Predicted 3D model of a 73-nucleotide RNA (transfer RNA) from an Erysipelotrichaceae bacterium. Model confidence (mean pLDDT): 81 of 100.

């Protein structure tokens, strides 16, 4: 330098042909327990890695960019 994957709540991921972003550990709140853990209920937490562009709608389709892997030179 060229090509290709990958980026999603703290963390790990999911989402079919473009139609309401979800699940699982954490977390925080209550129940239960003398009390902790375990277990049961529940709540919070994403501008979907930045930016523009299609579209009546973009996690998803183009463009651009940035980090990280991988191949080829």
């Nucleotide at each position: 330098g060229c090509c290709g994957g990958a980026u999603u709540g703290g963390c790990g991921u999911a989402a079919u042909u473009g139609g309401c972003a979800g699940c699982g550990c954490a977390a925080c709140u209550g129940a239960u327990u003398u009390g902790u853990a375990a277990u049961c209920a529940g709540u919070g937490g994403g501008u979907u890695g930045g930016g523009g562009g299609u579209u009546c709608g973009a996690g998803u389709c183009c463009c651009u960019u940035a980090u990280c892997c991988g191949g080829c030179a």